[in-house]
The RNA shown here (transfer RNA) has 75 nucleotides and comes from Salibacterium salarium.
The organism belongs to Salibacterium, within Bacteria.
The coordinates come from a structure-prediction model, not an experiment, and the mean pLDDT is 86.
Rfam family: tRNA. Its family is annotated with triplet codon-amino acid adaptor activity in the Gene Ontology. It is annotated as a transfer RNA.

RNA sequence: GAGCCGUUAGUUCAGUGGGAGAACGCUUGCUUGACAGGCAAGAGGUCACUGGUUCAAGUCCAGUACGGCUCACCA
Numbered sequence: 001g002a003g004c005c006g007u008u009a010g011u012u013c014a015g016u017g018g019g020a021g022a023a024c025g026c027u028u029g030c031u032u033g034a035c036a037g038g039c040a041a042g043a044g045g046u047c048a049c050u051g052g053u054u055c056a057a058g059u060c061c062a063g064u065a066c067g068g069c070u071c072a073c074c075a
Stems, first nucleotide, its partner, number of pairs: 001071007010024004018055001026042006048064005
């Protein structure tokens, strides 16, 4: 330098055009002598950023940033 993949909740991830979600974690309540566990409820989001397409974008397109992998170059 080139190519490919990824970026969504605190963490790990799902989600192929119209509802933003799961598990774990966290908070509160119940249960216990207490803890763990269990049960119930709840909080938590700039879907990396910018622009575009569309009636409508996490989803499609372009660019940028960051991370990973591969190749090339150098030695």